RNA sequence: GCAUCAAGAGUGGGGCUGAGACCCUCGCCAACCUGCCUUCCCCGGCAAGGUGGUUCCAGUUAGUGGGAUGCGGCCUCUAUCGGCAACGAAAUGGGU
Numbered sequence: 001g002c003a004u005c006a007a008g009a010g011u012g013g014g015g016c017u018g019a020g021a022c023c024c025u026c027g028c029c030a031a032c033c034u035g036c037c038u039u040c041c042c043c044g045g046c047a048a049g050g051u052g053g054u055u056c057c058a059g060u061u062a063g064u065g066g067g068a069u070g071c072g073g074c075c076u077c078u079a080u081c082g083g084c085a086a087c088g089a090a091a092u093g094g095g096u
Base pairs, nucleotide, nucleotide: 001071002070003069004068005067010026012025013024014023015022027054028053029052032050033049034048035046036045037044040095041094042093056066057065058064073084074083075082
């Protein structure tokens, strides 16, 4: 800088602070990035790799302000080059 905070999913366990829009863990949820379904593109799909979330705060008619998240990961502290892993999951349709 751009996008999102509509919906979805816990009265779980633990830690910690003066105070969580905190941290860890188990479960669950979700297509933001990567990958795959698929020769390529669009739509769509798959929780596999990387994140995140599990019901944000103040005020409010709304605008708004604050806060948060994503814009792959690893080899590798930084940049370039190079290399590595990514499921037994996953319609159809349109274009080429």

A computed fold for a 96-nucleotide RNA from uncultured Roseiarcus sp., annotated as SAM-I/IV (S-adenosyl methionine) riboswitch aptamer. Rfam family: SAM-I/IV (S-adenosyl methionine) riboswitch aptamer. Its Rfam clan is "SAM clan". On this family, see Weinberg et al., RNA 2008: "The aptamer core of SAM-IV riboswitches mimics the ligand-binding site of SAM-I riboswitches". The sequence is in RNAcentral, with records from MGnify. Its mean pLDDT, the model's own confidence on a scale to 100, is 76. The source organism's lineage runs through Bacteria, Pseudomonadati, Alphaproteobacteria, Roseiarcaceae and Roseiarcus.